[in-house]
RNA sequence: UCGCUAGAUAGAGGCGCGGGUUUCAUCAGUACCGUGUGGCAAGGCCAGGCAGCCGCCAAACGGGAAAGGGGAAACCGCCGAAGUGCGGAAAAUGCCUGAAUUUUCCAAGCUGGGUCGUCAGAGAACAUCUGCCGGACUGUCACAAACCUUUGUGAAGCGCUAUCAAAGCA
Numbered sequence: 001u002c003g004c005u006a007g008a009u010a011g012a013g014g015c016g017c018g019g020g021u022u023u024c025a026u027c028a029g030u031a032c033c034g035u036g037u038g039g040c041a042a043g044g045c046c047a048g049g050c051a052g053c054c055g056c057c058a059a060a061c062g063g064g065a066a067a068g069g070g071g072a073a074a075c076c077g078c079c080g081a082a083g084u085g086c087g088g089a090a091a092a093u094g095c096c097u098g099a100a101u102u103u104u105c106c107a108a109g110c111u112g113g114g115u116c117g118u119c120a121g122a123g124a125a126c127a128u129c130u131g132c133c134g135g136a137c138u139g140u141c142a143c144a145a146a147c148c149u150u151u152g153u154g155a156a157g158c159g160c161u162a163u164c165a166a167a168g169c170a
Stems, first nucleotide, its partner, number of pairs: 003169003007164005014079001016078004021073004032063004037058004043054003046098005082111003087106007112138002115135003119131004140155006
């Protein structure tokens, strides 16, 4: 000096990703509350113990939600955005021992992206979400062909593009 690499910074993909807010429907004329009526008697509040609370059921009539799960909009943050999640930890549900549920956190592995379809699971759900498989589409890279922007095959975000690269290697 040249090359390669770790690394750093910036950036692209597009019905792109996430978040809270607002709004709309659903949940649902359900839960629950009130009124009178009718029926019943021993129990009920996850299991056991302690403490505490409550009569229970039915239809009728009058009122009548919310959460979770979604659609849309603008805004904000972003481009392993993020999603899923083996496994683990903590907290809450009166107290103790369990169980279950919910929330938060760590996190192996998997997924380039959205979209459509079958199936399975979740879900109150013909909503929606998640996963496998398949289809076309789309961005990227490699190889080949055509020959100048297309086609085919393959691969995966641990990718790709640009710039820097003082450390390392030759």
A computed fold for a 170-nucleotide RNA, annotated as Lysine riboswitch aptamer. Its mean pLDDT, the model's own confidence on a scale to 100, is 78. Its Rfam family is "Lysine riboswitch aptamer". Gene Ontology term of the family: lysine biosynthetic process.